Notes:
A computed fold for a 477-nucleotide part of an RNA from an uncultured delta proteobacterium, annotated as small-subunit ribosomal RNA, 3' major domain. The RNAcentral record of the full RNA draws on ENA, Greengenes and SILVA. It matches the Rfam family "Bacterial small subunit ribosomal RNA". Its family is annotated with structural constituent of ribosome and ribosome in the Gene Ontology.

Context: one part of a larger RNA
RNA sequence: UGACGGGGGCCCGCACAAGCGGUGGAGUAUGUGGUUUAAUUCGAAGCAACGCGAAGAACCUUACCUGGGCUUGACAUCCCGACUACGGAUUCUAGAGAUAGUUUCUUCUCUUCGGAGGGUCGGUGACAGGUGCUGCAUGGCUGUCGUCAGCUCGUGUCGUGAGAUGUUGGGUUAAGUCCCGCAACGAGCGCAACCCCUGUCCUUAUUUGCCAUCAUUCAGUUGGGCACUAUAAGGAGACUGCCGGUGAUAAACCGGAGGAAGGUGGGGAUGACGUCAAGUCCUCAUGGCCUUUAUGUCCAGGGCUACACACGUACUACAAUGGCAAAGACAAAGCGGAGCGAAGCCGCGAGGUGGAGCAAAUCGCAAAAACAUUGUCUCAGUUCAGAUUGGAGUCUGCAAUUCGACUCCAUGAAGUUGGAAUCGCUAGUAAUCGUGGAUCAGCAUGCCACGGUGAAUACGUUCCCGGGCCUUGUACA
Numbered sequence: 001u002g003a004c005g006g007g008g009g010c011c012c013g014c015a016c017a018a019g020c021g022g023u024g025g026a027g028u029a030u031g032u033g034g035u036u037u038a039a040u041u042c043g044a045a046g047c048a049a050c051g052c053g054a055a056g057a058a059c060c061u062u063a064c065c066u067g068g069g070c071u072u073g074a075c076a077u078c079c080c081g082a083c084u085a086c087g088g089a090u091u092c093u094a095g096a097g098a099u100a101g102u103u104u105c106u107u108c109u110c111u112u113c114g115g116a117g118g119g120u121c122g123g124u125g126a127c128a129g130g131u132g133c134u135g136c137a138u139g140g141c142u143g144u145c146g147u148c149a150g151c152u153c154g155u156g157u158c159g160u161g162a163g164a165u166g167u168u169g170g171g172u173u174a175a176g177u178c179c180c181g182c183a184a185c186g187a188g189c190g191c192a193a194c195c196c197c198u199g200u201c202c203u204u205a206u207u208u209g210c211c212a213u214c215a216u217u218c219a220g221u222u223g224g225g226c227a228c229u230a231u232a233a234g235g236a237g238a239c240u241g242c243c244g245g246u247g248a249u250a251a252a253c254c255g256g257a258g259g260a261a262g263g264u265g266g267g268g269a270u271g272a273c274g275u276c277a278a279g280u281c282c283u284c285a286u287g288g289c290c291u292u293u294a295u296g297u298c299c300a301g302g303g304c305u306a307c308a309c310a311c312g313u314a315c316u317a318c319a320a321u322g323g324c325a326a327a328g329a330c331a332a333a334g335c336g337g338a339g340c341g342a343a344g345c346c347g348c349g350a351g352g353u354g355g356a357g358c359a360a361a362u363c364g365c366a367a368a369a370a371c372a373u374u375g376u377c378u379c380a381g382u383u384c385a386g387a388u389u390g391g392a393g394u395c396u397g398c399a400a401u402u403c404g405a406c407u408c409c410a411u412g413a414a415g416u417u418g419g420a421a422u423c424g425c426u427a428g429u430a431a432u433c434g435u436g437g438a439u440c441a442g443c444a445u446g447c448c449a450c451g452g453u454g455a456a457u458a459c460g461u462u463c464c465c466g467g468g469c470c471u472u473g474u475a476c477a
Base pairs, nucleotide, nucleotide: 001477002476003474004473005472007471008470009469010468011467012466013465015461016460019425020424021423022422023421026316027315028314029313030312031311032310033309034307035306042053043052064302065301066300067299068298069297070296073127077126078125079123080122081121082120083119084118087106088105089104092101093100094099108117109116110115129291130290132289133288134287138285139284140280141279142278143276145274150189151188152187153186154185155184156165157164158163169180170179171178195268196267197266198265200236201235202234203233204232205231206230209226210225211224214223215222239262242256243255244254245253246252318418322377323376324375325374326373328371334365335364336363339358340357344353345352346351384415389410390409391408392407393406394405395404431453432452433451434450435449436448437447
């Protein structure tokens, strides 16, 4: 100087408390451990691994296993030889296919006519190749403490020195934020602000959007209009600016006015010096090592989907604040050309047919759902719950057996609110309800986003956890 203490002081955080809803019990989905297996590819491991890499394993992906092939190789550059095409389309044979043979059609460019370029096949070796090892050799990227308020430097001063001071102290703040004081005076990286979205108003613009006034229609449908809404560009607005009080006359705090908004208005992006030899050699790059008729590469099939069990994360429930039926309303944000696909018709339905319109404020996906109204069920393993299983189908796709999703009929399991323990959340939040998107042929209870309805509680900081500052002890570094 740090680190640590079941030392002390001050302070903060959904840290506790006060509340609301869960997890832990059930069934299923998914990840992991274990076991099994020819293989169940690999990585991730307290918080910070476990719906994680994977924004989507039937083939492919694919790295794993079994079997069948190739050896200058699936891919790149160079050298030699042969051919002039290669390629595309096509017939047949063997084969699981890779591959090997075969048939037909089509068929290079430039040229000084010497050749050159390009391509294919064969050969030779230099080499290619490796998702092989080492993340404890590395770059880059990322997680975490933590959006915590800290981390440092120059000069000066003090100390033999390591170092100290500044950065401590008195107040204050979300903040090393600001003020005052002080052997310090300044400065840098962080904080804040500058950026984006949202909340109010104004100006401009007015179609594909909107409709107050006037006509018109089944319908903003049409004429008309751009007030309003909305869209999207530019501005205004909030600064403790004003008033009162407290305070050291300071910084600031408390209350008030005005205001759409008040003291960081709400949200996002933004992550200091560093810590964990944290994670990643399987994104990529890369040193070293290993491999070279194989640890490379091509193909078929299988596996990654196994199942006594254990754990994590979710979904659905256990019902009456509910289930079912009928008819009725109100969103936002997205996506669409190998696409979205309307009306109509067929089917109980998944869906089929159809093809209008639309590169979309114009057309489509598209029905929002919870909700309000009416009816029914009357507390039961039920008109709750939907697992499982049988049958019949639909769609995607060469192909749904291992191993897809969905529909209909039948079947109708566990489950009556969950032990010890444990998690999230302070407001348009929790809870609850649907909607869209990425990936994607198909496949979502996951992920990312969007809106609808919309609470309860916070006395307080003694205690648990984590953190910041000062101080103290130490046989630790």